This is a predicted structure of a 78-nucleotide RNA (transfer RNA) from an Actinomycetota bacterium.
RNA sequence: GGCGGCGUAGCUCAGUCUGGUUAGAGCGCUCGACUCAUAAUCGAGAGGUCGGAAGUUCAAGUCUUCCCGUCGCUACUA
Repeated sequence: GGCGGCGUAGCUCAGUCUGGUUAGAGCGCUCGACUCAUAAUCGAGAGGUCGGAAGUUCAAGUCUUCCCGUCGCUACUA
């Protein structure tokens, strides 16, 4: 240099196939219940504009283009 995967909550991920109801789960965090107290368990809550930008569309996490980050395969130079 070429090709490909991945990027969504603090962490691990689903949702992409086939664009369409208010963006979700587990763990973690906060508050409450229970307990003498802690853990466990139960209940409630906060937390995101889906890596960035542009485009297509009535409508984009989802499709297209460019860029960034990351991982892998591969080629080349001396």

It matches the Rfam family "tRNA".
NCBI's taxonomy places the organism under Bacteria, Bacillati, Actinomycetota.
The RNAcentral record of the sequence draws on ENA.